[in-house]
Context: one part of a larger RNA
Molecule: small-subunit ribosomal RNA, central domain
Organism: uncultured bacterium
RNA sequence: CUGGGCGUAAAGCGUGCGUAGGCUGUUUCGUAAGUCGUGUGUGAAAGGCGCGGGCUCAACCCGCGGACGGCACAUGAUACUGCGAGACUAGAGUAAUGGAGGGGGAACCGGAAUUCUCGGUGUAGCAGUGAAAUACGUAGAUAUCGAGAGGAACACUCGUGGCGAAGGCGGGUUCCUGGACAUUAACUGACGCUGAGGCUCGAAAGCGUGGGGAGCAAACAGGAUUAGAUACCCUGGUAGUCCACGCCGUAAACGAUGAAUACUAGGUGUUGGGAAGCAUUGCUUCUCGGUGCCGUCGCAAACGCAGUAAGUAUUCCACCUGGGGAGUACGUUCGCAAGAAUGAAACUC
Numbered sequence: 001c002u003g004g005g006c007g008u009a010a011a012g013c014g015u016g017c018g019u020a021g022g023c024u025g026u027u028u029c030g031u032a033a034g035u036c037g038u039g040u041g042u043g044a045a046a047g048g049c050g051c052g053g054g055c056u057c058a059a060c061c062c063g064c065g066g067a068c069g070g071c072a073c074a075u076g077a078u079a080c081u082g083c084g085a086g087a088c089u090a091g092a093g094u095a096a097u098g099g100a101g102g103g104g105g106a107a108c109c110g111g112a113a114u115u116c117u118c119g120g121u122g123u124a125g126c127a128g129u130g131a132a133a134u135a136c137g138u139a140g141a142u143a144u145c146g147a148g149a150g151g152a153a154c155a156c157u158c159g160u161g162g163c164g165a166a167g168g169c170g171g172g173u174u175c176c177u178g179g180a181c182a183u184u185a186a187c188u189g190a191c192g193c194u195g196a197g198g199c200u201c202g203a204a205a206g207c208g209u210g211g212g213g214a215g216c217a218a219a220c221a222g223g224a225u226u227a228g229a230u231a232c233c234c235u236g237g238u239a240g241u242c243c244a245c246g247c248c249g250u251a252a253a254c255g256a257u258g259a260a261u262a263c264u265a266g267g268u269g270u271u272g273g274g275a276a277g278c279a280u281u282g283c284u285u286c287u288c289g290g291u292g293c294c295g296u297c298g299c300a301a302a303c304g305c306a307g308u309a310a311g312u313a314u315u316c317c318a319c320c321u322g323g324g325g326a327g328u329a330c331g332u333u334c335g336c337a338a339g340a341a342u343g344a345a346a347c348u349c
Base pairs, nucleotide, nucleotide: 003321004320005319007303008302012317014201016199017198021194022193023192025088026087027086028085029084030083031082033081034080035077036076037075038074039073040072041071042070049065050064051063052062053061054060091191092188093187094186095184096183097182098181103177104176105175106174107173108172109171110154115149116148117147118146119145120144121143125136162169163168206247207246208245209244210243211242215241216240220236221235222234223233258316259315260314261313262312263311266294267293268292269291270290271289272288273287274286275285276284277283278282298305299304322349323348324347331342332341333340334339
């Protein structure tokens, strides 16, 4: 390379948008590039292969055949692919109507709790632990009542419930705004799928500048524990956590399962619509979209998956090819840095 794979054995890019490319619905006509048939020419000889022959055999040599998987030209076929022209509506999109939602951005508002400050009451403890001690407290703490300040997070509702491409999203109100879904079937008429490069977004931590700082809390300090204790426990506590703008670009970024389409028993929840029937505050049946559980066939090394497939098929992309060395070295690109991305070999088992 071919092949075989990618939930857990090595292997699905964190996520989407999209360029080139690859693939692409039904139907008619044309064309004949691919494709297929026939013929002609060429494909030197030697060599190789098959059969036969000559040197006593063999090596060696000679004859014949076939092969030289090819190329070119001529001529024919038209199922499939391509190309050109036309038509269609089942894919895709538009429109109208409708409801659901912690989808996103901004502004404003609210109550509970922690902490602090001030004032009142009040007196000796409080806090903490396995037990203690450090710490706090007669300069009046803890407790309790009233007033105020400030920051962060939004109890209950809350649900294998909802929304989002993923990361993620949860107090309330208003404004701006994205997407999905259902119904109608009016419009366009294949406009589609995937997507190397490229671009976008991307938890936490971290970085830059300026704010903010209640609680929590790396580092750090002290007290314990211990043989020691640079820890686990306790008392404190700074970055940080929060906001604005700009970087970083990684995670067990997980369903460890790429995207799209079609097909393949059932049962039972739940969520958002629609239709019909019976009916009044609902029930039954059918149906489209999501989200769970169980399970037949099938698949699987097993575990398990099973219409939300890991089943049966097709298209496109990413990736894997024994363990260590190593996600290291070197080079390059990106970054303020931290580092990220790409990514070996010697050697060794």